[in-house]
RNA sequence: CAAGGCUGCCGGGCGGUCGCAUGCUUCGGCAUGAGGAAAGUCCGAGCUCCACAGGGCAGGGUGCCGGAUAACGUCCGGCGGAGGCGACUCCAGGGAAAGUGCAACAGAAAGAAACCGCCGCGCCACGGCGCGGUAAGGAUGGAAAGGCGAGGUAAGAGCUCACCCGCGGCCUGGCGACUUGUCCGCGAUGUAAACCCCACCCGGUGCAAGAUUGGAAUGAGAGCGCAUAUGGCGGCCCGUCAUGCUCUCCGGAAUCGCUGGAGCCCGCCGGCAACGGCGGGCCUAGAUAGAUGACCGCUCAAGACAGAACUCGGCUUACAGACAGCGCUUGCGCC
Numbered sequence: 001c002a003a004g005g006c007u008g009c010c011g012g013g014c015g016g017u018c019g020c021a022u023g024c025u026u027c028g029g030c031a032u033g034a035g036g037a038a039a040g041u042c043c044g045a046g047c048u049c050c051a052c053a054g055g056g057c058a059g060g061g062u063g064c065c066g067g068a069u070a071a072c073g074u075c076c077g078g079c080g081g082a083g084g085c086g087a088c089u090c091c092a093g094g095g096a097a098a099g100u101g102c103a104a105c106a107g108a109a110a111g112a113a114a115c116c117g118c119c120g121c122g123c124c125a126c127g128g129c130g131c132g133g134u135a136a137g138g139a140u141g142g143a144a145a146g147g148c149g150a151g152g153u154a155a156g157a158g159c160u161c162a163c164c165c166g167c168g169g170c171c172u173g174g175c176g177a178c179u180u181g182u183c184c185g186c187g188a189u190g191u192a193a194a195c196c197c198c199a200c201c202c203g204g205u206g207c208a209a210g211a212u213u214g215g216a217a218u219g220a221g222a223g224c225g226c227a228u229a230u231g232g233c234g235g236c237c238c239g240u241c242a243u244g245c246u247c248u249c250c251g252g253a254a255u256c257g258c259u260g261g262a263g264c265c266c267g268c269c270g271g272c273a274a275c276g277g278c279g280g281g282c283c284u285a286g287a288u289a290g291a292u293g294a295c296c297g298c299u300c301a302a303g304a305c306a307g308a309a310c311u312c313g314g315c316u317u318a319c320a321g322a323c324a325g326c327g328c329u330u331g332c333g334c335c
Stems, first nucleotide, its partner, number of pairs: 001331004005326004010321001012299007020033005035305001039316002042314005047206001049204002059202005064078005079093001080091004094197002099195002101191003115138002117134007146164002149161003165187005170181001173178001210256004219249006229243005263282008300303001
């Protein structure tokens, strides 16, 4: 210098005018006002109401090991496998020796397999045919019963042996996944995001939850009281005015929930890290037809994806462009 790898950060800026929402107000105004994903609503929680003795079945989820965390299917550090020259990246990564199923097409055969071939025996019309042995060779396939060599044999074969490969045991190291090794045993196809087995976890409901005002008020219906009951006017009667008790139903409103919280920033300490502890500082949208916008000027590189609705931790997806860091990697050149 070029090409990469990993981690992190930003995502127009400044000024003016007008407007919107919330809070405060001395009523003049002042302060604050979307995101890294506010998104998908896929996981995990808080909170809410309902249900609930305990245990089990069914159903669903998770699935190498250790740690982090309120919790998680998330994160960190490892192990194993795969990819890359490398920095590094990716992986639902328990069990196929409990059982069942499946393995299209091809192929004789997809699990303990004879189509061709090879070998032996018998027959023969000498072209072959039948029976048996054989997994060394050919052919099919993604995959064919460990590889290769020697011995051995009628021909062959882990049948035997050396070396190698794989699996299990023992030993060594490690908290563990796992791993080293001269040792011992074995040679078992693949598939569990197929059924299944094993271990662990899981009640439902979502802020239109729910609560208060509220044993309220309004309206409708049914029943009770039905002697016209009680009260006012009145001396009395007539008259007139007013009034019940219980249950059910209807639709509407306001306030709370609502934003100060597993919060954010800085520093120190512990830890490889995720993260934790301590100290200091900060308050940072809260609507309910739903605010967060429009225009102008200057400027740069000409601004992408996108728009809160109870809250928080994650994951996933979308994204123009810009920046920073690394005792990072590879190649080339120079000293």
This is a predicted structure of a 335-nucleotide RNA (Bacterial RNase P class A) from Candidatus Avichristensenella intestinipullorum. A source record names the gene rnpB. Lineage of the source: Bacteria > Bacillati > Bacillota > Clostridia > Candidatus Avichristensenella. RNAcentral holds the sequence, with entries from ENA. The same sequence occurs in records of 2 taxa.